Notes
This is a predicted structure of a 75-nucleotide RNA (transfer RNA) from Candidatus Altarchaeales archaeon ex4484_2. The sequence is in RNAcentral, with records from ENA and MGnify. RNAcentral records the identical sequence in 2 taxa. NCBI's taxonomy places the organism under Archaea, Nanobdellati, Candidatus Altarchaeota, Candidatus Altarchaeia, Candidatus Altarchaeales. Rfam family: tRNA. Rfam's curators write: Transfer RNA (tRNA) molecules are approximately 80 nucleotides in length. Model confidence (mean pLDDT): 83 of 100.
RNA sequence: GGGCCCGUAGCCUAGUCUGGAUAGGGCACCGGACUUCUAAUCCGGAGAUCGUGGGUUCGAAUCCCGCCGGGUCCG
Repeated sequence: GGGCCCGUAGCCUAGUCUGGAUAGGGCACCGGACUUCUAAUCCGGAGAUCGUGGGUUCGAAUCCCGCCGGGUCCG
């Protein structure tokens, strides 16, 4: 330098192929119930403009292009 894959909440992950309107789940966190207390269990809550910039579209996590970061292969 070239090919391919990946980037979504503090952490992990689904959704992307086939665009559809509140981005779902687990752990962790906060509050409550229960308990003598803790743990476990149950209930409730907050947290993501989907790596970044632009384009297409009525509408983009999803399609297209550039860039950034990571992985891998080739030279």